[in-house]
Context: one part of a larger RNA
C1' cells in the first nucleotide's frame, strides 16, 4: 500500500505444507494349538530407540561488561594499595542470556470411503457361481482428525467502541519480549519505558586498613568480609518536555 471512515478484539479456513515412525519387556498363557520340542492371534500394562517441538526448574556448557589468583615490564616519587599492555596475559570460578549433553510434551483415538483379498444373496447358464443388478467386510495407504492460513486482490464472518465538533496515524523521545535497515512490541508525567538510587537473589571468597605472631615467604583476628553485569521488586532522582505533519 492494498482490502473503500476509522481502531480494537475474536474467528471461519479455501487452500497450503508438515506431522502420522518404530523395538523390547510384563500380562493374557506355558493357555490355544502341538506325540513332543516349541509356542500363538485378539486383548490390556509398561519401558525405550530415532526424529520434531517449547523451554531453562534440574545436569551439563558459554558468560572479552562480575569476583577471585597469579608471572614480566611499565607507571602513579618510594612502601602500600592500584592502574596499563602482555592472546580475556595466565589460570580459578561464575549471574542474565544463549544452548544440549538436560527438561516437558508430540505420533493418539474414533469413524468414512477402498486396494488385494474374504463374503452374502443371486441370475444370465432350472445346477454352479462373491457379480451381470443389489449388499457386508477389509491396509502402515486415501479422506478425515493435529498443526498454519483471508494480499482466499474471490482480500471473508462477528462484537464493541471512535468520527470533518477532527478520531485514528505519522512524526519525535525513553526502551526491548523485536531487530541488519525497516517493520514488531512497552512506554511517554494520568507516567516504572530507559538509567540512577534503595532492597533481595546471585556470582566470587574473606576487601582495604589496624591489632598480634613470625628473622622472614607469611599466618591468624577483626571478617559469611569487600567488590559486584545483564536477573526480580520498589521508588520520578534524570530522560521520554512542548510541539508538529
Nucleotide at each position: 500500500c492494498g482490502u473503500u471512515g476509522g481502531a480494537a478484539g475474536u474467528c471461519u479456513g479455501c487452500g497450503g505444507a508438515g506431522g502420522u515412525c518404530u523395538g523390547g519387556c510384563c500380562u493374557u498363557a506355558g493357555u490355544a494349538c502341538g506325540a513332543g520340542a516349541g509356542g500363538a492371534c485378539c486383548g490390556g500394562g509398561u519401558c525405550g530407540g530415532a526424529c520434531g517441538a517449547a523451554c531453562c526448574u534440574c545436569u551439563g556448557g558459554u558468560c572479552a561488561a562480575c569476583c577471585g589468583g597469579u608471572u614480566g615490564c611499565g607507571g602513579c616519587g618510594c612502601c602500600a594499595g592500584c592502574c596499563g599492555c602482555a592472546c580475556c596475559g595466565c589460570c580459578g570460578g561464575g549471574u542474565a542470556u544463549c544452548c544440549a549433553c538436560g527438561u516437558u510434551c508430540g505420533g493418539u483415538c474414533a469413524g468414512g470411503a477402498u486396494a488385494a483379498g474374504c463374503g452374502c444373496u443371486g441370475a444370465a447358464a432350472g445346477c454352479a457361481u462373491c457379480u451381470a443388478a443389489g449388499c457386508g467386510c477389509g491396509a502402515a495407504g486415501c479422506c478425515g482428525u493435529c498443526u498454519c492460513c483471508a494480499g482466499a486482490u474471490g482480500a471473508g464472518a462477528c462484537u464493541u467502541c471512535c468520527u470533518u465538533a477532527g478520531a485514528g496515524g505519522g512524526u519525535c523521545g525513553u526502551c526491548g519480549u523485536a531487530g541488519a535497515c525497516c517493520a514488531c512490541g512497552a512506554c511517554g508525567u494520568c507516567g516504572a519505558u530507559a538509567g540512577g538510587c534503595g532492597g533481595g537473589a546471585g556470582g566470587u571468597g574473606c576487601a582495604a586498613g589496624g591489632g598480634c605472631c613470625g628473622c622472614g615467604a607469611g599466618g591468624c583476628u577483626c571478617u559469611c568480609a569487600g567488590c559486584c553485569a545483564a536477573c526480580c521488586c520498589g521508588u520520578a532522582c534524570u530522560a521520554a518536555u512542548a510541539g508538529u505533519c